[in-house]
RNA sequence: AGAGUUUGAUCCUGGCUCAGAACGAACGCUGGCGGCACGCUUAACACAUGCAAGUCGGACGAAGCUACCAAGUGCUUGCACUAGGUAGACUGAGUGGCAAACGGGUGCGUAACGCGUGGGUAUUUACCCUGUGGUGGGGAAUAACUUCUGGAAACGGAAGCUAAUACCGCAUACGCCCUUCGGGGGAAAGAUUUAUCGCCACAGGAUAAGCCCGCGUUAGAUUAGGUAGUUGGUAGAGUAAAAGCCUACCAAGCCGAUGAUCUAUAGCUGGUCUGAGAGGAUGGUCAGCCACACUGGGACUGAGACACGGCCCAGACUCCUACGGGAGGCAGCAGUGGGGAAUAUUGGACAAUGGGGGAAACCCUGAUCCAGCGAUGCCGCGUGAGUGAAGAAGGCCUUAGGGUUGUAAAGCUCUUUCAGUAGGGAAGAUGAUGACGGUACCUACAGAAGAAGCACCGGCUAACUCCGUGCCAGCAGCCGCGGUAAGACGGAGGGUGCUAGCGUUGUUCGGAAUUACUGGGCGUAAAGAGCGCGUAGGCGGUCGCAUCAGUCAGGCGUGAAAGCCCUGGGCUUAACCCAGGAACUGCGUUUGAUACUGUGUGACUAGAGGACCAGAGAGGAAAGUGGAAUUCCUAGUGUAGAGGUGAAAUUCGUAGAUAUUAGGAAGAACACCAGUGGCGAAGGCGGCUUUCUGGCUGGUAACUGACGCUGAGGGGCGAAAGCGUGGGGAGCAAACAGGAUUAGAUACCCUGGUAGUCCACGCUGUAAACGAUGAGUGCUAGAUGUCGGUGUCUUAAGACAUCGGUAUCGCAGCUAACGCGAUAAGCACUCCGCCUGGGGAGUACGGUCGCAAGAUUAAAACUCAAAGGAAUUGACGGGGGCCCGCACAAGCGGUGGAGCAUGUGGUUUAAUUCGAAGCAACGCGCAGAACCUUACCAGCUUUUGACAUAGGGAUCGCAGACCUAGAGAUAGGUCUUCAGUUCGGCUGGAUCCCGUACAGGUGCUGCAUGGCUGUCGUCAGCUCGUGUCGUGAGAUGUUGGGUUAAGUCCCGCAACGAGCGCAACCCUUUUUACUAGUUACCAUCAGGUUAUGCUGGGGACUCUAGUGAUACUGCCGGUGAUAAACCGGAGGAAGGUGGGGAUGACGUCAAGUCCUCAUGGCCCUUAUAGGCUGGGCUACACACGUGCUACAAUGGCGGUGACAAUGGGCAGCAAAAGGGCGACCUUAAGCGAAUCCCAAAAAAGCCGUCUCAGUCCGGAUUGUUCUCUGCAACUCGAGAGCAUGAAGUUGGAAUCGCUAGUAAUCGCAGAUCAGCAUGCUGCGGUGAAUACGUUCCCGGGCCUUGUACACACCGCCCGUCACAUCACGGGAAUUGAUUUUACCUUAAGCUGGUGCGCCAACUCUUUUCUGAGAGGUAGCCAACCACGGUAAGAUUAGUGACUGGGAUGAAGUCGUAACAAGGUAGCCGUAGGGGAACCUGCGGCUG
Repeated sequence: AGAGUUUGAUCCUGGCUCAGAACGAACGCUGGCGGCACGCUUAACACAUGCAAGUCGGACGAAGCUACCAAGUGCUUGCACUAGGUAGACUGAGUGGCAAACGGGUGCGUAACGCGUGGGUAUUUACCCUGUGGUGGGGAAUAACUUCUGGAAACGGAAGCUAAUACCGCAUACGCCCUUCGGGGGAAAGAUUUAUCGCCACAGGAUAAGCCCGCGUUAGAUUAGGUAGUUGGUAGAGUAAAAGCCUACCAAGCCGAUGAUCUAUAGCUGGUCUGAGAGGAUGGUCAGCCACACUGGGACUGAGACACGGCCCAGACUCCUACGGGAGGCAGCAGUGGGGAAUAUUGGACAAUGGGGGAAACCCUGAUCCAGCGAUGCCGCGUGAGUGAAGAAGGCCUUAGGGUUGUAAAGCUCUUUCAGUAGGGAAGAUGAUGACGGUACCUACAGAAGAAGCACCGGCUAACUCCGUGCCAGCAGCCGCGGUAAGACGGAGGGUGCUAGCGUUGUUCGGAAUUACUGGGCGUAAAGAGCGCGUAGGCGGUCGCAUCAGUCAGGCGUGAAAGCCCUGGGCUUAACCCAGGAACUGCGUUUGAUACUGUGUGACUAGAGGACCAGAGAGGAAAGUGGAAUUCCUAGUGUAGAGGUGAAAUUCGUAGAUAUUAGGAAGAACACCAGUGGCGAAGGCGGCUUUCUGGCUGGUAACUGACGCUGAGGGGCGAAAGCGUGGGGAGCAAACAGGAUUAGAUACCCUGGUAGUCCACGCUGUAAACGAUGAGUGCUAGAUGUCGGUGUCUUAAGACAUCGGUAUCGCAGCUAACGCGAUAAGCACUCCGCCUGGGGAGUACGGUCGCAAGAUUAAAACUCAAAGGAAUUGACGGGGGCCCGCACAAGCGGUGGAGCAUGUGGUUUAAUUCGAAGCAACGCGCAGAACCUUACCAGCUUUUGACAUAGGGAUCGCAGACCUAGAGAUAGGUCUUCAGUUCGGCUGGAUCCCGUACAGGUGCUGCAUGGCUGUCGUCAGCUCGUGUCGUGAGAUGUUGGGUUAAGUCCCGCAACGAGCGCAACCCUUUUUACUAGUUACCAUCAGGUUAUGCUGGGGACUCUAGUGAUACUGCCGGUGAUAAACCGGAGGAAGGUGGGGAUGACGUCAAGUCCUCAUGGCCCUUAUAGGCUGGGCUACACACGUGCUACAAUGGCGGUGACAAUGGGCAGCAAAAGGGCGACCUUAAGCGAAUCCCAAAAAAGCCGUCUCAGUCCGGAUUGUUCUCUGCAACUCGAGAGCAUGAAGUUGGAAUCGCUAGUAAUCGCAGAUCAGCAUGCUGCGGUGAAUACGUUCCCGGGCCUUGUACACACCGCCCGUCACAUCACGGGAAUUGAUUUUACCUUAAGCUGGUGCGCCAACUCUUUUCUGAGAGGUAGCCAACCACGGUAAGAUUAGUGACUGGGAUGAAGUCGUAACAAGGUAGCCGUAGGGGAACCUGCGGCUG
């Protein structure tokens, strides 16, 4: 510090995900030791049991016990008992004092002066410290105890006795308190034995606490108004103390958009985690504060509580009970149940530290210190070290050679940390006292001995192979793996990472500049409000003076400790601990500075406004008025159609339309001018005239003097559609009706047509309300057009300058790019609005507005890993331009109809083997299925095999012929029988047998492959290097202007060159020269024949086959750009690539072929292999393709009859001759072929006949007799003769071939082959027609344009319906919770009143008994009040028949709305309609 993921690729926007750190964690696997920490995050749920707060006899009385003294009784004469006194280091109750308000726990409540921080004072403070003064003299009770008594118990009741440092007066009062300043009031306690401890009052301190204030302290506005003791005052009450804290009266205030109130959530902080920081999250352990103690209320005591282990009352729960009544509160330490993913021992000790009591000794202390349990975390250590190559064995992989595990092991030589055993043995303790603990530590001993796992290995991300599995099982953080060769699943080997741990899950921060203060954006990605006005607020021109609030600097105080950081130190180290420093960015206070901001004041004119003079304009409102057109009405002329459309029809018209002429009526809109012209804030505004009125611009400079900008709320304006009331209604026109179109057509088209469109007055408040660009100010090159002003100059047409608008281009700059560019999207400032992934959704609920339609404000659950912007390359378009092709057109001939042949589908079958499937399968693989072929079927049969190699053994020919059985394979038998030789069972060859490796497979996968092939297409294209441009994908070159068959060539050009293709080079054909002439040829010469190159001979000709030549736009003219080239011409055998062939770029179609061959993997191995016989591939209702023959007279038949070329031939071609009607047969010359043979060419030509008929056309079919091939023609060959004589009379929709020696037509040959050709491949003969032309169909090339396509239009994609699942909304109602208001009820308690009952102290009185008073008190009354009750609301949560839309889901239904002009351009708002996407009207936008 980044990375993965949207695309074919790119840049950007943007989300999702990962790598890091952390944790009071949990879970899985594993687990040696120690140190230091930490350990109910959930049920503030309920709790058995034990312990957690006592202590003081030096405050007090009594009792018990012990000891002593002395007395008595019983007597076992030293023991027991009884009463008394004294003492005690004793005990449990009681009175009294102090403590119990600390310590310990928890986080319910609390959004608050609760906490933090900094201040303040109307206050109190036991014990402690300092100081001053005092401590005199009396009194009356009461527990305990005794007696009686109630109760089950808890607990009491009555009478009587008694003490005190318990209680009460009196005296005294420096200081203290009150005061009307005269005065008035108020204290004390002793104990013990001689020295202390106490007690009382006051003052001060320390400590602790109370109260008040400034600032800070979560979210929600779908919570906007709240408040009656409420805000303030006066007088009282009350408190330790200020205060509406409380009461009475008076006033009507107080809080709130700087967020009151309400709702939800939450203890706060020091700190902790993370982060570069700013921040974000968090508040467990430790520390400070607060709150609470079963729930709610209340007070008492006290210095302190409204009190965790106190009291009273109410409530819920639990327990005891004799049913009358009682007891209890672990959120103390352990522990139990429960909840939960989850959190420990009913341990030891007061030795240390601290606390309470005590004079002290001491006692108490689950505070604390320790131990136990737990890898929960942090830190440290170990599980050995060295050597050791035969690179062992085993495992795994393998190209079978080897590699790897791996110096790893074994072996050899060492060490002993930790753990173990034994011995010694602390510090912690200033004098004594040690739970921890025989612990830490030290020493000795034995032995490598007791001690390694977990996750991962496709990319991110370090680490790779084999096997298994086969979209299954499974994995997955994201992208994504798995459908038979998975580095992604499972196992193994190997490797990588961390290590007593390792992974997973959860949570937080980070990465995320992804809420942006530091540090983001808003033209098109999400995002500028439709537009003005304007309130609060924010911001604000120039120059002084003053002030010092902000700001800046210094000082002081505070910012607890711990923690973080730094420096030292202590445990062997570290974690941990200790000491010191720094820091704590804050707050308060004080001193100073005065530039800037603020504030006050004075001035200025550059901002802003005003005045005067001019100017332009569809700016607005009202009234009036004009002509053209449309429709309607009246009248005339006139006659059969009009209208409408792609074509039609509905419609109108003989009752007179349309057309035309004249007149009239009505309503709406204003042609030309008219313009990226004008005006307005926007919406918007268009005939003309008048009236009223807003804004703007220019010029002048004698006015005011910052008056300004923006603008949350607010208020106003706001197209179209729509709504209300009343008018109006010509045209147009949602809805609706009809006609068409269509598979359908709720549409597009047509004919009609109502709301509406128009006016007035109200409402609505939205649009693609767009420049998709908020307003204002300043600054930053220019050029050009245009609108409105002004000035200067000048030959009067303009030029120049300037201000204000409106446009086009463009520099810098900006931008992801497109683009923007003084009218910014540039550079800055001010203010407002808005955005934060897509969908759900601008939806639900709630609120506000509206008559309604609806508008506005505006979520969540759930779901996806994308959605999106700009640009690029392709592909595509029922987009455009240019061009080509038998592509169309112009022609000729066919197919489609018939019969037959052949292939295919289908069907059938035991099998009808398999493959090929639009063009580019279908007379294709098959250049030839009777057996064979043959792969298929039935049956029979073989198992190292029909075939190959290797080993061992045996044999010697191989092989051939024959016989028997059998359908045959096969089995059995008979006969004949090796070579070489160095003479060796040496070699070669062959056969048989054995067992194993192996053979074999036309079995599967052409989607694992090689090779070969088809196709686009013989189309003109496909690329590269360097350079340049672009952030980049890419572009340029290759585009452009011409031209060509051609990316062919020329010119131009940020390109310059090059490669594969094109062309040429090759073959053939056409002309010709030379050379050579046999088997070919024969002009001349000679010979011969009935005749023939027959012979001699010739090398002229034809021909053969070698080498050459020729054609190149070379020449001329024209066109063109002076080019390339094209057109015409000459010459020439041939003219513009002369004709034909071979030759097939980069690539496309997972095209075809595993059945030609080769080959990976899989499968079969007495069978999916091998052999054989027979059958099948030849089936036959039918459908399609390709052909043949025809339908006839351009013909058939008969006769006659001329002229080819390519080829083939010895298991062959076969002449001639003979036989047969013929197929053919018999015999046989010649020829391995320019020599012989196949071999007759046919059509044509000539003569004759037929005369338009199902025929003298046509030949299928069938019968019969034959021929040939072959082992064999039944299934199933070809041919011949005779007989038979079907369909068919030119072929519907549709469709094919062909541009010249071509089509058409005629025959010939060959391959395959025993035989079989209408097929295929070649050959020659005869030999046309037409092409105006490129609009259209098909295919292709180039350029351009749009795109939501990239598997690329056979693409993408929308909505209803049906099914399944999920979450959510509505919902009659119903169940809780919280809260408000009103009323009722009032426990305990406090306050007030009363108090005839009761009461010892004080006062008065009384001789005594007493009496009176003061002061209290039970009881009663009143106010307040918890719980509870009634009623009415509000908020919130759950359930809910039914219902609504939404989301998701490999192969459901209906259509095809969008993306291309998406086939009616799309979209926005609104209204109506429709199964659905949608359609239509009105206005708007260009995306």
RNAcentral holds the sequence, with entries from SILVA. A computed fold for a 1487-nucleotide RNA from an Alphaproteobacteria bacterium, annotated as small-subunit ribosomal RNA. The coordinates come from a structure-prediction model, not an experiment, and the mean pLDDT is 85. Rfam family: Bacterial small subunit ribosomal RNA.